[in-house]
Context: one part of a larger RNA
RNA sequence: CUCGCGGUUAAGGAACUAGGCAAAAUAGCCCCGUAACUUCGGGAAAAGGGGCGCUCCCUGCAAGGGGAGCCGCAGAGAAAUGGCUCAGGCGACUGUUUAACAAAAACACAGGGCUAUGCGAAAUCGCAAGAUGAAGUAUAUGGCCUGACACCUGCCCGGUGCUGGAAGGUUAAGAGGAGGGGUCACGCAAGGAAGCCCUGAAUUGAAGCCCCAGUAAACGGCGGCCGUAACUAUAACGGUCCUAAGGUAGCGAAAUUCCUUGUCGGGUAAGUUCCGACCUGCACGAAUGGUGUAACGAUCUGGGCACUGUCUCAGCCACGAGCUCG
Numbered sequence: 001c002u003c004g005c006g007g008u009u010a011a012g013g014a015a016c017u018a019g020g021c022a023a024a025a026u027a028g029c030c031c032c033g034u035a036a037c038u039u040c041g042g043g044a045a046a047a048g049g050g051g052c053g054c055u056c057c058c059u060g061c062a063a064g065g066g067g068a069g070c071c072g073c074a075g076a077g078a079a080a081u082g083g084c085u086c087a088g089g090c091g092a093c094u095g096u097u098u099a100a101c102a103a104a105a106a107c108a109c110a111g112g113g114c115u116a117u118g119c120g121a122a123a124u125c126g127c128a129a130g131a132u133g134a135a136g137u138a139u140a141u142g143g144c145c146u147g148a149c150a151c152c153u154g155c156c157c158g159g160u161g162c163u164g165g166a167a168g169g170u171u172a173a174g175a176g177g178a179g180g181g182g183u184c185a186c187g188c189a190a191g192g193a194a195g196c197c198c199u200g201a202a203u204u205g206a207a208g209c210c211c212c213a214g215u216a217a218a219c220g221g222c223g224g225c226c227g228u229a230a231c232u233a234u235a236a237c238g239g240u241c242c243u244a245a246g247g248u249a250g251c252g253a254a255a256u257u258c259c260u261u262g263u264c265g266g267g268u269a270a271g272u273u274c275c276g277a278c279c280u281g282c283a284c285g286a287a288u289g290g291u292g293u294a295a296c297g298a299u300c301u302g303g304g305c306a307c308u309g310u311c312u313c314a315g316c317c318a319c320g321a322g323c324u325c326g
Stems, first nucleotide, its partner, number of pairs: 001322004006317004011312002015310001020307001028052005037042001039148001053070007071075001083305007090297002095107002111146007123132003149292004154222003159219002161215005168210003174204002179199005186191001223241005250284001251281001262278005
């Protein structure tokens, strides 16, 4: 001198960086005090302050309470022991998960809905016997979707699926047996009975499909063009084409916005991020749930206070290794 580990540092204090990553700071007990919001339980240890040792006296059974003094830089004298806050996204929550790169916004969840199933249940395993369901019985059990709670959940059944219907069309095996063929007694030949064998029309013949309805918290879907108001702009209004029906409420540059760092406002000296608006939604939208939401989160995003060797910019100390010699 380099690396590792530990410690410390003038002035500044996030200027570092993708990002305060890491470190520092906070910390115990008692007293005071404590906001928005809220599902009235919480939020909350919110935040923010003050006290804490030893000796003696009084009081008290004691714990404790009151008083007088003493020491140190420091009295929770060591160790251990929350940093706090504002705003937003997502998921209600506690839980679960990729054993060994992902702990999450993913899964689950209580709650909601649809659907199947009347009991030798449906469903599942098995060729079966049998078993699970269940020693249960629709307030039960299985399947699917959604995911606390609050307010809600619009229109479309044309396609696909499912459920119901049964008049008609189509339709298998089977039933049926017209007709045809082979063989053959007989016959000169044409032909040809019965039997046996091959083939085989009509007719009959279920479900399914076609068909007719229903059904979207089933799979899914939810338009275009043109014109119009006494400035302009815009279009409550009108016309027209198409459709099964043309996106309702709510939300919206969003975990969704390409153009885009949209525009305006806030925060900063300066803000592609963030927050509040606007709506021109390339390509939100209602249980593939929509919009909110207290509490919660080793979640994600932005801001602030405190604090610091993250940094300006590096210095010093200790230990271990590198290095040299053996």
Source information
Predicted 3D model of a 326-nucleotide part of an RNA (large-subunit ribosomal RNA, domain IV) from an activated sludge metagenome. The coordinates come from a structure-prediction model, not an experiment, and the mean pLDDT is 88.